[in-house]
RNA sequence: GGAUGAACGCUAGCGGCAGGCCUAACACAUGCAAGUCGAGGGGCAUCGAGAGUUAGUUUACUAACUUGUCGGCGGCCGGCGCACGGGUGCGUAACGCGUAUACAAUUUACCCUUUACAGGAGGAUAGCCCUAAGAAAUUGGGAUUAAUACUCCAUAGUAUCUAUUAAUGGCGUCAUUUGAUUGAUUAAAGCUCCGGCGGUUAAGGAUGGGCAUGCGUCUGAUUAGUUAGUUGGUGAGGUAACGGCUCACCAAGGCAACGAUCAGUAGGGGGUCUGAGAGGAUGAUCCCCCACACUGGUACUGAGACACGGACCAGACUCCUACGGGAGGCAGCAGUGAGGAAUAUUGGUCAAUGGACGAAAGUCUGAACCAGCCAUGCCGCGUGCAGGAAGAAUGCCCUAUGGGUUGUAAACUGCUUUUAUGUAGGAAGAAACCCCCUGACGUGUCAGGGGCUGACGGUACUACAAGAAUAAGCACCGGCUAACUCCGUGCCAGCAGCCGCGGUAAUACGGAGGGUGCAAGCGUUAUCCGGAAUCAUUGGGUUUAAAGGGUCCGCAGGCGGGCUAAUAAGUCAGUGGUGAAAUCCUACAGCUUAACUGUAGAACUGCCAUUGAUACUGUUAGUCUUGAAUUCGGUCGAGGUAGGCGGAAUGUGUAGUGUAGCGGUGAAAUGCUUAGAUAUUACACAGAACACCGAUAGCGAAGGCAGCUUACCAGCCCUGAAUUGACGCUGAGGGACGAAAGCGUGGGGAGCGAACAGGAUUAGAUACCCUGGUAGUCCACGCCGUAAACGAUGAUUACUCGUUAUUAGCGAUAUACAGUUAGUGACUAAGCGAAAGUGAUAAGUAAUCCACCUGGGGAGUACGGUCGCAAGAUUGAAACUCAAAGGAAUUGACGGGGGCCCGCACAAGCGGUGGAGCAUGUGGUUUAAUUCGAUGAUACGCGAGGAACCUUACCAGGGCUUAAAUGUAGAUUGACAGGUUUGGAAACAGGACUUUCUUCGGACAAUUUGCAAGGUGCUGCAUGGUUGUCGUCAGCUCGUGCCGUGAGGUGUUGGGUUAAGUCCCGCAACGAGAGCAACCCCUAUCUUCAGUUGCCAGCACAUAAUGGUGGGGACCCUGGAAAGACUGCCUACGCAAGUAGUGAGGAAGGCGGGGACGACGUCAAAUCAUCAUGGCCUUUAUGCCCAGGGCGACACACGUGCUACAAUGGUAGGUACAGAGGGUAGCCAAGCCGCGAGGGGAGCCAAUCCCAUAAAGCCUAUCCCAGUUCGGAUUGGAGUCUGCAACCCGACUCCAUGAAGGUGGAAUCGCUAGUAAUCGCGCAUCAGCCAUGGCGCGGUGAAUACGUUCCCGGACCUUGUACACACCGCCCGUCAAGCCAUGGGAGCUGGGGGUGCCUGAAGAUGGUGACUUUACGUGGAGCUAUCUAGGGUAAAACUAGUAACUGGGGC
Repeated sequence: GGAUGAACGCUAGCGGCAGGCCUAACACAUGCAAGUCGAGGGGCAUCGAGAGUUAGUUUACUAACUUGUCGGCGGCCGGCGCACGGGUGCGUAACGCGUAUACAAUUUACCCUUUACAGGAGGAUAGCCCUAAGAAAUUGGGAUUAAUACUCCAUAGUAUCUAUUAAUGGCGUCAUUUGAUUGAUUAAAGCUCCGGCGGUUAAGGAUGGGCAUGCGUCUGAUUAGUUAGUUGGUGAGGUAACGGCUCACCAAGGCAACGAUCAGUAGGGGGUCUGAGAGGAUGAUCCCCCACACUGGUACUGAGACACGGACCAGACUCCUACGGGAGGCAGCAGUGAGGAAUAUUGGUCAAUGGACGAAAGUCUGAACCAGCCAUGCCGCGUGCAGGAAGAAUGCCCUAUGGGUUGUAAACUGCUUUUAUGUAGGAAGAAACCCCCUGACGUGUCAGGGGCUGACGGUACUACAAGAAUAAGCACCGGCUAACUCCGUGCCAGCAGCCGCGGUAAUACGGAGGGUGCAAGCGUUAUCCGGAAUCAUUGGGUUUAAAGGGUCCGCAGGCGGGCUAAUAAGUCAGUGGUGAAAUCCUACAGCUUAACUGUAGAACUGCCAUUGAUACUGUUAGUCUUGAAUUCGGUCGAGGUAGGCGGAAUGUGUAGUGUAGCGGUGAAAUGCUUAGAUAUUACACAGAACACCGAUAGCGAAGGCAGCUUACCAGCCCUGAAUUGACGCUGAGGGACGAAAGCGUGGGGAGCGAACAGGAUUAGAUACCCUGGUAGUCCACGCCGUAAACGAUGAUUACUCGUUAUUAGCGAUAUACAGUUAGUGACUAAGCGAAAGUGAUAAGUAAUCCACCUGGGGAGUACGGUCGCAAGAUUGAAACUCAAAGGAAUUGACGGGGGCCCGCACAAGCGGUGGAGCAUGUGGUUUAAUUCGAUGAUACGCGAGGAACCUUACCAGGGCUUAAAUGUAGAUUGACAGGUUUGGAAACAGGACUUUCUUCGGACAAUUUGCAAGGUGCUGCAUGGUUGUCGUCAGCUCGUGCCGUGAGGUGUUGGGUUAAGUCCCGCAACGAGAGCAACCCCUAUCUUCAGUUGCCAGCACAUAAUGGUGGGGACCCUGGAAAGACUGCCUACGCAAGUAGUGAGGAAGGCGGGGACGACGUCAAAUCAUCAUGGCCUUUAUGCCCAGGGCGACACACGUGCUACAAUGGUAGGUACAGAGGGUAGCCAAGCCGCGAGGGGAGCCAAUCCCAUAAAGCCUAUCCCAGUUCGGAUUGGAGUCUGCAACCCGACUCCAUGAAGGUGGAAUCGCUAGUAAUCGCGCAUCAGCCAUGGCGCGGUGAAUACGUUCCCGGACCUUGUACACACCGCCCGUCAAGCCAUGGGAGCUGGGGGUGCCUGAAGAUGGUGACUUUACGUGGAGCUAUCUAGGGUAAAACUAGUAACUGGGGC
């Protein structure tokens, strides 16, 4: 996608044609579904007519009675039918069905054709009548009666049987010739309208059966043997007929791996659905066949039955009953109950078609034709059409003054009227039978005409009327898959076919708007086919994805070399028969169309028969040598079996020498040893294995095989010749061999060594390591039968480029090697392959045969079978569960993998931290609050470059509500404001007083109105921007080309070199980008220009002194410009790049030093509290104002620092030298006051004045190793300054006090030169300052680096990978809890089938038949023998369910 006898959900206007219990072959109330014939019969219960009698009575009428006389006819005898039609699918794996044959082994009522015939006789019986039993059903007895009922006799052959015989033919038994001859046996029915109908015999036809055979027809081998009437024969019986169909006797057969038997399931076919087909699935409706009729059995009647609406018996069930006994069978049509997801009316008519009976009219017909119900399906129609833009309003969405969409949709205007409604008309289906008429032939047949007959139905159809009027839903919108947005929800609720969606911006849930698809339907569920080449015949595979048997031999089977001939089984072609109809297909036709139906054709791919062809296959016959084999000759080898021999080593024993350890390990210990070990020497013994040769080698079928030698056995290979003549290949079952371990019996036992013991290691160590050590390893015999038994590659044969090595031969005079055969290896072309790879030793191209595979797990498990002493092996499932498991390769990441390289990474050094006190930050705790953020490296002197108020976001309290500030537009007012005052902590609330400027435009302020509130509330995982880190690491990419199916690779790898992917060389790569470097800034040298506030050499002036002054540009300096460094030069090495040199030169030398500058990216890294911003939240509050408190708490823990612990020092005195900055709400000189902090106050908007004395250093003095003249915390007192304000909570000064601390555990940090260390100075923020912080500046100024093994981090190449949120990964097993299916299980309970024994109804067959009947040559009851449904019983097998407990498995 298609399909359905469907069901369910939502919805529903009409018609046509079809279909409608798939489940309980479950049980059935009620009605109907098979009768008919009076032209077979006796008759007359019912109806009508006639006749007669009687009565009322008047002919006539009415009533009663009688009468079968007539039409007719209940029940009865008789004939035909009831074996058809209709239903169902239980059973059946079968000659049941299909197809094709056969009957020389058969039957067929009614029908057709033909033949001959129908004479005579007889006794019964039902009914009716009488009577009896019983509740009933029903039955008994008596009398009498008919027939187309029944019986007997006659007639008869071309029938049947018996016997003999001839000819012809065939297919074996035989058949035919109506051959010939003899004998025997069997028939009949009447009725009549006189036309006929019916009866009997025989033959033929037609139709319908019966029987037999070939072929086809589901699953299981975890069903391998089965069968006693079984298989065959002879004879008999039986049948319509053949036959073990049945019986007696005889023989021992029959079936089966080409699947018997057993078990399970199932009606079969035409067909139907699907599919390109081959196939697969299916067997409703329609047609054919079969089987069945409550379950089982049995026969009767009949042409036909072992009989759906017949009989008998048994059983179960239901009903009636007077309890004695009876009745019943919807799987016919309706209908009921039940079951179920689920399937209809207790309808009409015989009008048509068909059937039964009848001469016919006709009767009967739930067959049939119709109608009813149901969207169950298929088909058709409609629900309007055209115009209509203010693109209306609503709704929905958005980037929202507006736009989009719904949408020409609506409104509105015009048109149409299918359908629905109403009215009116109104069919075809009908032609026969029959009746009437006519004609022909001649008296009942045919033809023609007319008449009669419609359930459906006043239906189909037609016309008219009015009016858009009466008529749209369902599913879906993440991908597959056509169709998108908003809101709600927030891993909840839910969705889901698969992947999956949902954790606050869901196109996936729910709703809405919009859209898509189909449409009177649409979806869902179920089932089948397809896609699925995913069981592969068409049309697959097996090195590594699932899959080659461990190896060989070999029966069956399959396949098989060249030539010739025959044959014609396979094969091919023609012809004939058959392949029912319907269906499918094509054409045409009929319903308005279609569905549907009709007519014709084609097809039915099949089977059978026959004729022909003979290439190939087969068969038969003959032949050949190349496949195969044999013989002669020659080599080869760890090929096998058995025996013998050998040396080295090891161990043990004895003896000697000798003395303290030996042994073992990463290090040790256990162990051995002064009773003398180890070591060493000699001798002896034991068992096992065979160094060197030795190999990329050899042999073997595989497993496997190694000292030497002997014997025996087997084999490949090579050369040439000869012989046989296809003898071959493969090989299910089967057989043999088959490593190691293991088992049994008996030996043996040196070394090694499971188990075991001890010692170590370890958190533990039932291990790895060590010391011992049993089985075993060895031998003989017997089992086992498995291995990663691997080349993960079955065997055989043929063909297909090359190079090279090697083993055994041959070849040519030959240790060289053109060659050749058989092996063993490596590389490779084409080809193949998913790739890796393979590649004459194929995984290439072909052929034959075998084995095996079909998602992962469960599981090579369970059960069953076979084998085994056992261990176990072999064969080998299912339930359940998952959406993957797997292969090869790619890029990364990772590795206690490898290579190479780098970095204060280690090492070498110097100084710290960790211990003390204090400062500061963090955690924690506390609190009303201790606001928030930052948290490994990459948070923690971080945001903060400065919290007393403010800041401030936090807390408690008091207040405000369009409210603070600002902008804009408009209006109004003249105030605003100021000081003052009351309450109050203030904010705030209230009172009194004073009261504009102006250039006249306005300014300013207030009030009011409109617009725009605010939020340090949440989300850094919605974001922008900014920042940290890897990392200033050398890496990251692109274009084109090339390689690869592809991911991707190449370039970027390799050889060198560099700080560098820096450069050079090479190269299927060639180039390029942004990174590196350079360009920028500072610094180091020089030159030049310019000299003020800077400088002062020379000249002058002045001073106590000073560039103080005139002057000067030389110098310093300032700030512009330029130069300079490039491995440029030399030497050595090198192809080059480049490297090295105490090289030269130079201020500087190999990047001179420093800074800014940070590739692609990583960490959902940090920040919504700098700022911006989406969404959410809040609005008398999460906003705003105020004062107070808090951010400063303190048992404790951590980070970062400062000061120290002292003598390289402290203290005191003297004395020298910077750089870079800052300064008007500022820096502040000098002199004076104060011990001091400070007070006070010139100059300076700065190369001018000030901060501002730099300190370490140097000189001198003192201290003398101590808790000190070290150290300064803490505390007391007194002050200074800033500031509304120093209580919480500032800094500084002075006096006093004088804590810890004596160089710091584990651990850890920084630094490679003007660096570390050490010394001071300045600045930002700032009223002040908690600054010991941060950012800068200069002074003094080291040590060390052997080197890259290790730790950490990083770069490149390579390797392994089951990792890819990438090792902080992945992942295994037990245990604990829950759920699920399953194995075992003492047992228990069923089911079907078979077997033995007992019993045995109806019935059939045989026997008997004393009773009965007798019209008949009798017949029957009864009794009896055999068989049998069923029942009982017994022991087994099979198969289900269930079970305490128990085993493993899955989630």
Predicted 3D model of a 1451-nucleotide RNA (small-subunit ribosomal RNA) from an uncultured prokaryote. RNAcentral holds the sequence, with entries from ENA. The coordinates come from a structure-prediction model, not an experiment, and the mean pLDDT is 82.